[in-house]
RNA sequence: ACGUGCUAGACGGGGAGGUAGCGGUGCCCUGUACUCGCAAACCGCUAAAGCGAGGUUGAAUUCCUUUUUUAGGUUAAUUUACUGUAGGGCCGUCUUUCAUAAGUGACGAUGACGUCUUGGUCCUUCGCAAUGGGUAUCCAUGAACCAUGUCAGAUCCGGAAGGAAGCAGCAUUAAGUGGAAGCUCUCAUGUGCCGAAGGGCAGCCUGGGCAGAGUUAACUGUUUAAGUAACGCUUAUGGAAAUUAAUCGACAGAAGGUGCACGG
Numbered sequence: 001a002c003g004u005g006c007u008a009g010a011c012g013g014g015g016a017g018g019u020a021g022c023g024g025u026g027c028c029c030u031g032u033a034c035u036c037g038c039a040a041a042c043c044g045c046u047a048a049a050g051c052g053a054g055g056u057u058g059a060a061u062u063c064c065u066u067u068u069u070u071a072g073g074u075u076a077a078u079u080u081a082c083u084g085u086a087g088g089g090c091c092g093u094c095u096u097u098c099a100u101a102a103g104u105g106a107c108g109a110u111g112a113c114g115u116c117u118u119g120g121u122c123c124u125u126c127g128c129a130a131u132g133g134g135u136a137u138c139c140a141u142g143a144a145c146c147a148u149g150u151c152a153g154a155u156c157c158g159g160a161a162g163g164a165a166g167c168a169g170c171a172u173u174a175a176g177u178g179g180a181a182g183c184u185c186u187c188a189u190g191u192g193c194c195g196a197a198g199g200g201c202a203g204c205c206u207g208g209g210c211a212g213a214g215u216u217a218a219c220u221g222u223u224u225a226a227g228u229a230a231c232g233c234u235u236a237u238g239g240a241a242a243u244u245a246a247u248c249g250a251c252a253g254a255a256g257g258u259g260c261a262c263g264g
Base pairs, nucleotide, nucleotide: 002263003262004261005260006259009057010056011055012030013029014028015027020046021045022044023043024042034054035053036052037051038050063257064256065255066254067253068252072248073247074246075245076244077243078242079241082239083238084237085236086235087234088233091232092231094227095226096225099222100221102220103219104218105216106215107214114210115209116208117207119205120204121203122199123198124197125196126195127194128192129191130189131188132187133186134185137180138179139178140177141176147172148171149170150169155164156163157162
């Protein structure tokens, strides 16, 4: 150095939590690396090994140590950010209100503001006109019989002459219907550059006089008083993220180390 057989060891690991502490079952992250029984108001243990029983592998790329890398978890801080809930109207924004006259605008020597005066608008009464309705008037139409006049035919009376009633038709009318005009009379009114008398005159409009330079408050600004929780802001409390620091750390990589017996 080789072969054979044993033993130590290995047959997953880690995080948080729980625990006086250490493992396990359970949860989570990696990952595929035996079986059975026990086990979260727990199961076993007392120094770092779950306990009990069985099986496979076995001195090495597989075991042990050191180191590199780093998934992931936990804690703390920050947020220059996100999102949910609740609150805050004397925070902003928004709505309304009171005042002001800085700005814009409007009016103003064809005379602002102010002041005096005459009228109108307003009310009552009486008229007028207009409009609408009705009436009277004119024209047309209009009665089978219960309107009139004339009444063919027909009927009745009469010896006759004649007379009588009277349908249809025609004409004229009544009630009615339609039209025209606007000359009669009458009624009505949310009609009127109308009239008269009386009243009223706060406001508006208009005419005239005095005097001489501002007036207004529509908008912006400023101010007073209130309201609004939709948005921004702010307060409190949750959730899920990011960054930094600390801590633990799987898988993977590198280096090193590590038995016994027998045989040729």
The RNA shown here (Bacterial large signal recognition particle RNA) has 264 nucleotides and comes from Neobacillus vireti. Model confidence (mean pLDDT): 77 of 100. The gene name in the source record is ffs. Its Rfam family is "Bacterial large signal recognition particle RNA". Rfam classes the family as a non-coding RNA gene. Clan: SRP clan.